[in-house]
Molecule: transfer RNA
Organism: Camelus ferus
RNA sequence: GAGGGUAUAGCUCAGUGGUGUAGCACAUGCUUAGCAUGCAUGAAGUCCUGGGUUCAAUUCCUAGUACCCUCA
Numbered sequence: 001g002a003g004g005g006u007a008u009a010g011c012u013c014a015g016u017g018g019u020g021u022a023g024c025a026c027a028u029g030c031u032u033a034g035c036a037u038g039c040a041u042g043a044a045g046u047c048c049u050g051g052g053u054u055c056a057a058u059u060c061c062u063a064g065u066a067c068c069c070u071c072a
Base pairs, nucleotide, nucleotide: 001071002070003069004068005067006066007065010024011023012022018055026042027041028040029039030038048064049063050062051061052060
């Protein structure tokens, strides 16, 4: 320099043009003498940033940023 891929909750991830999912972690309650385990409930997301298309964008297009891979 060329090509490709990834970016979503504190962490690991799913997802699809029509109010974003799960596990772990966290909080509360039950259980226990207490802890752990277990059960129930809850909170936590500007879906990397800007622009565009669309009635509607996390999703499609485009530019950028960070990281990874391949080639030179």